[in-house]
About this RNA:
Transfer RNA from a Candidatus Moraniibacteriota bacterium, 73 nucleotides, folded computationally. Rfam family: tRNA. The family's RNA type in Rfam is transfer RNA. The prediction has a mean pLDDT of 82. The RNAcentral record of the sequence draws on ENA.
This record gives sequence, structure tokens and C1' cells, in this order.
RNA sequence: GCCAAGAUAGCUCAGCUGGUAGAGCAAUGCACUCGUAACGCAUAGGUCCCGGGUUCAAAUCCCGGUCUUGGCU
Repeated sequence: GCCAAGAUAGCUCAGCUGGUAGAGCAAUGCACUCGUAACGCAUAGGUCCCGGGUUCAAAUCCCGGUCUUGGCU
């Protein structure tokens, strides 16, 4: 330098045939216990990497950029 994949909750990831953004773990509260942990119930937490375009409507489609990983040279 070229090619490909990826960036979504604190962490690991799903959702990409456009139509209210989710799971597990973690956190907080309650219950349980002599007490702690575990188990159970509930709650909170997101400008979906950035900018622009298309559309009634974009995490999802198109263009450009940044960063990460892998491959080739």
C1' cells in the first nucleotide's frame, strides 16, 4: 500500500429480508438466612463509533472518515 471482518448497556454478544433496541453476566432494591454467599422477584442503565445522503420511518440501505483485528505484498 491492497483486501476482508468488526465498532450496539459497565463487560461478552444478539438483532443488519428498514417499522417501539434485547439476552447473559455485573449493579441497585426486596425477599430468604443467626449472618454471608448462592437461589428467587423486581428496578435502573444505550446520541446503536463519527459526519452526510435516501426514505413517511435508518442500528439495519448508500457515500466518506476514525479506530480495532486478520490476511496479502